This is a predicted structure of a 306-nucleotide RNA (Archaeal signal recognition particle RNA) from a Thermoplasmata archaeon. The model forms 96% of the base pairs in the Rfam consensus. Rfam family: Archaeal signal recognition particle RNA. Its Rfam clan is "SRP clan". It is annotated as a non-coding RNA gene. On this family, see Wild et al., Curr Opin Struct Biol 2002: "Towards the structure of the mammalian signal recognition particle".
[in-house]
RNA sequence: AGCCGGACUAGGUUGGGAAGCUAGGCACUUCCUGUUACCCGAAGCCUAUAUGCGGGAACGACAGUUCAGAGAGGCCAACCUGGCCUCUGUUAAGCCCUGAGGAAUCUAUGAGAUCUGGGCCCAGUGGAUCGGAGGCUUGCGAGAGGCAUUUCAAAGGAGAUGUCUUUUUCAACUAACUCACUAAAUCCGCCAGGUCCGGAAGGGAGCAACGGUAGGUGGGACUUUCGGUGCUGCUGGAUACCGGGGUCGAGUGAACUCAGGGAACAACUUAGCAGGACGUCAGGCCCGAUCCGAACGUGUCCGGUA
Numbered sequence: 001a002g003c004c005g006g007a008c009u010a011g012g013u014u015g016g017g018a019a020g021c022u023a024g025g026c027a028c029u030u031c032c033u034g035u036u037a038c039c040c041g042a043a044g045c046c047u048a049u050a051u052g053c054g055g056g057a058a059c060g061a062c063a064g065u066u067c068a069g070a071g072a073g074g075c076c077a078a079c080c081u082g083g084c085c086u087c088u089g090u091u092a093a094g095c096c097c098u099g100a101g102g103a104a105u106c107u108a109u110g111a112g113a114u115c116u117g118g119g120c121c122c123a124g125u126g127g128a129u130c131g132g133a134g135g136c137u138u139g140c141g142a143g144a145g146g147c148a149u150u151u152c153a154a155a156g157g158a159g160a161u162g163u164c165u166u167u168u169u170c171a172a173c174u175a176a177c178u179c180a181c182u183a184a185a186u187c188c189g190c191c192a193g194g195u196c197c198g199g200a201a202g203g204g205a206g207c208a209a210c211g212g213u214a215g216g217u218g219g220g221a222c223u224u225u226c227g228g229u230g231c232u233g234c235u236g237g238a239u240a241c242c243g244g245g246g247u248c249g250a251g252u253g254a255a256c257u258c259a260g261g262g263a264a265c266a267a268c269u270u271a272g273c274a275g276g277a278c279g280u281c282a283g284g285c286c287c288g289a290u291c292c293g294a295a296c297g298u299g300u301c302c303g304g305u306a
Stems, first nucleotide, its partner, number of pairs: 002305007011062001012059003015033006023047004038056004064296004069291002073287002079284006086276009095262007106251001112248005118242002121237007128229004132224003137172003141168012177220006187212003195204003
């Protein structure tokens, strides 16, 4: 001299940072970071030599100061860089054709080409079925009645001519027939009873009933250039769609890129380049706890090592 232990107190420490406040530094408030990181009092103390003031306590040589590096976090008020947004200008592209590259996909369970059908679509023309609509035109004959004229001696009445209405048999024609029921206070026939004319005989009008008809209802058949349909046949046309069959037998070729030609080029979209404003985001600049390293610095006494 070094090291270890103990004691001491002068060196030193008991936080630091950002924002706000301030002319500025403290203090104070809020926040960040982190420590063994104190207590009390007042609201003040200072001037770039400002980094609190007053009083007390603790640690105890631990430190501390400077330089450089890393760095949580902060600040983004201003500045720089870049991105985004936005605007302006300019160029190119967008659509079609051709060529080159490109290779996805598909492919002997058959690429691609070709032939031929079916479905879908359109038109025309038939059938089936359902519904709607419809009921021809004449003639001879018979019956009854009205009107007009006329004859019969004569009530009731009978006859003739003409004409009109109506019921009906038959025949012909037509696509245009048939069945059942019903059916007229007003149409037709026939008319019990009753009623009228009459000496009687016999007749008239005529209600009901009965028969028939116009008409009505419901069917069948027929006709119809009237219509409908989740029916169906045939013919023709169109086809960028779906699907079937046949022949040949090996390729096919998207997106995307480039070039050429054409269209468009007002606008819009996208991309590249250049420039600009506001804003925003990120980073830088700036500040910075803390950590690592280096330099300076590292007190006094006692004992031990000896």